[in-house]
Order: sequence, then C1' cells, then structure tokens
RNA sequence: CUCUCUGUAGCUCAGUUGGUAGAGCAAAUGACUCUUAAUCAUUGGGUCGCAAGUUCGAAUCUUGCCAGGGAGA
Repeated sequence: CUCUCUGUAGCUCAGUUGGUAGAGCAAAUGACUCUUAAUCAUUGGGUCGCAAGUUCGAAUCUUGCCAGGGAGA
C1' cells in the first nucleotide's frame, strides 16, 4: 500500500432479501430469610463506531473516515 472480516445495553452476542432494536449474564428495587447466598417478581439501561448519501422509511444499501483482527505485497 492492497484485499477481507468485525464494531449493536456495563459484558457476551442475536437481529441482513430496508418497516422504526432484543436475549443471556450483570445492575437496581421488592418478596422470601435472623443475615448472606440461592430462588421468584418488577424496573432501568443503546441517537446500532463517526459523518454523508439513497429512500416515505436505514442497525440493514452506497461512499468516506476511525478502531481492532486476518491475508498478501
């Protein structure tokens, strides 16, 4: 320098023939318990790496940039 993969909640990930974002774990609150743990219930938490474009509508398509992994020169 070129090609390729990845970037989504605190963590691990799902969601891709475009229709408005979810799970598990973790956290908070309550119940239970002498207390803790375990168990049960409820709740909060994300402008989907950044910017622009296409579209009635973008996590999803296009372009550029950033960060990380891999391959080649």
Predicted 3D model of a 73-nucleotide RNA (transfer RNA) from a Chitinophagales bacterium. The organism belongs to Chitinophagales, within Bacteria. The coordinates come from a structure-prediction model, not an experiment, and the mean pLDDT is 80. It matches the Rfam family "tRNA".